Predicted 3D model of a 282-nucleotide RNA (Bacterial RNase P class A) from a Burkholderiales bacterium. The coordinates come from a structure-prediction model, not an experiment, and the mean pLDDT is 76. It was read from a public genome assembly, where an Rfam model found it.
RNA sequence: UGAGUUAGCUGGACAGUCGCUAUUUAUAGAGGAAAGUCCGGGCUCCAUAGAGCAUGGUGUUGGUUAACAGCCAACCAUCGUGAGAUGAGGAAUAGGGCCACAGAGACGAGCGUAUUAAGUUACGGUGAAACGCGGUAACCUCCACCAGGAGCAAGGCCAAAUAGGGUAAUUACAGUGCUGCUCGCACUAUUACCGGGUAGGCCGCUAGAGUAAAUGAGUAAUCAUUUACCAAGAUGAAUGACUGUACAAAUACAGAACCCGGCUUAUAGGCUAACUUAUUGA
Numbered sequence: 001u002g003a004g005u006u007a008g009c010u011g012g013a014c015a016g017u018c019g020c021u022a023u024u025u026a027u028a029g030a031g032g033a034a035a036g037u038c039c040g041g042g043c044u045c046c047a048u049a050g051a052g053c054a055u056g057g058u059g060u061u062g063g064u065u066a067a068c069a070g071c072c073a074a075c076c077a078u079c080g081u082g083a084g085a086u087g088a089g090g091a092a093u094a095g096g097g098c099c100a101c102a103g104a105g106a107c108g109a110g111c112g113u114a115u116u117a118a119g120u121u122a123c124g125g126u127g128a129a130a131c132g133c134g135g136u137a138a139c140c141u142c143c144a145c146c147a148g149g150a151g152c153a154a155g156g157c158c159a160a161a162u163a164g165g166g167u168a169a170u171u172a173c174a175g176u177g178c179u180g181c182u183c184g185c186a187c188u189a190u191u192a193c194c195g196g197g198u199a200g201g202c203c204g205c206u207a208g209a210g211u212a213a214a215u216g217a218g219u220a221a222u223c224a225u226u227u228a229c230c231a232a233g234a235u236g237a238a239u240g241a242c243u244g245u246a247c248a249a250a251u252a253c254a255g256a257a258c259c260c261g262g263c264u265u266a267u268a269g270g271c272u273a274a275c276u277u278a279u280u281g282a
Base pairs, nucleotide, nucleotide: 001278002277003276004275005274006273007272008271009270010269013245014244015243016242017241018240020029021028022027031253035264036263038262039261040260041259042258043151044150045149046148055147056146057145058144059143060074061073062072063071064070075089076087077086078085079084090142091141095140096139097136098135099134107132111124112123113122114121155203156202157201158200165194166193167192168191169190170189174188175187176186177185178184210229211228212227213226214225215224216223217222
C1' cells in the first nucleotide's frame, strides 16, 4: 500500500420566531430500529385438589437470566491459506418405515460357486452399506425437560336522556281477560324508590427486571455495592415549519399507543479498535 475478518460508535449541533401535546406555568416532548409481531416474561381476567394422557416446543457440555427458539464459554463436525464462519450436534441393542445410481440380490433372508453326513462351512465383481445386529431420527418413534386459556378492545370505577324491569303507595272502587254468577288473579293510570345496561367520562398509563458513572467479582455473558438522576403518555390521536451560524453537505431507513428482555429485517454519510493475508522498503 492492496485485499479481508471480528467487535463497536454516531444517526446532527447551537440560536431565534410561530405553532401543537402534557402538566407542577415553567419545563419536557420518538428510534436504533419506535418496524415485523417471530420467541420469552411482567401485568389483568377466567379456569384450576393431586397426578396422568393427548397436543405443541426444546435437545453436545457447562454457565447466565424473571424467562427464552436469547446470550457467553468449551468440545466436536464441516468450510476457509488465515483472522474466522456455520451447525437441523440426545437415542439406531424398544419397535415400524425408507435406502437413489450401480448390482443377480438392498434389509430378509434368499441366490450363485465350491464343499459337507447335514443350510455344514467358505467365498461372491457392484455399492455409502452385501450375506452382518450396516446407514437414516432434516420419517414415525423413544428418552429427558418445559408449557392451563385469553389478551390493555385485558380489566376496574363513575354514570345521563329515552325505553323497558322490580318494590311500595295512591286513585277510578272504573275498564278488559279468565266465568253463566260471586270471590279471586292478571293487565291498563300516577308518584316515589331500587338495581342492570347503553352514550359519555375516569383509572389502568408509565418510577421501571429504569438510566448514567465509579468500584469490585468473573475468560465472558452477567452480577453486586455506592452515588447521582426522573427523561413522551396522546385518544379526530402532539412531537412540526421557517430563518441564521459553522461546514463539502444536512441527505438514509423510518413515527411511540400497557411495559420489558431478545431475535429478524431496513438503513445515506461519517468514525474507532483488534486481528489476518499478499507485496514492497528498512